[in-house]
RNA sequence: CAUAACUCCUCGGGAGAGAGUGGCUUUGCCACCGCCGAAGGCGCAACUCGCUCGGAAUCGCUCAGGCAAAAGAACCGAAGAGAUCAG
Numbered sequence: 001c002a003u004a005a006c007u008c009c010u011c012g013g014g015a016g017a018g019a020g021u022g023g024c025u026u027u028g029c030c031a032c033c034g035c036c037g038a039a040g041g042c043g044c045a046a047c048u049c050g051c052u053c054g055g056a057a058u059c060g061c062u063c064a065g066g067c068a069a070a071a072g073a074a075c076c077g078a079a080g081a082g083a084u085c086a087g
Base pairs, nucleotide, nucleotide: 001087006082007081008080010078011077012076013075018033020032021031022030023029024028034067035066036065040063041061042060043059047055048054
């Protein structure tokens, strides 16, 4: 200098599940029952690595979160920035 992995920001796409019942000071809060999983978290461990160490899921749990719309949303795509193996 530089582009992988990685991180951040912007834009676009983005599922699931009761517009449940009751109360109150009512765009909200609380309680109860029923559900969902793709913020996060936890667990197993598929997988990854020549092997070990390590990393680790879209699998499981449902603490948290969510169950009209809005918001959020793992993940994917595009652009930009940071960053540092290899070179």
Source information:
A computed fold for an 87-nucleotide RNA from a Gammaproteobacteria bacterium, annotated as Glycine riboswitch aptamer. Rfam family: Glycine riboswitch aptamer. Rfam's curators write: This family represents the bacterial glycine riboswitch. Model confidence (mean pLDDT): 78 of 100.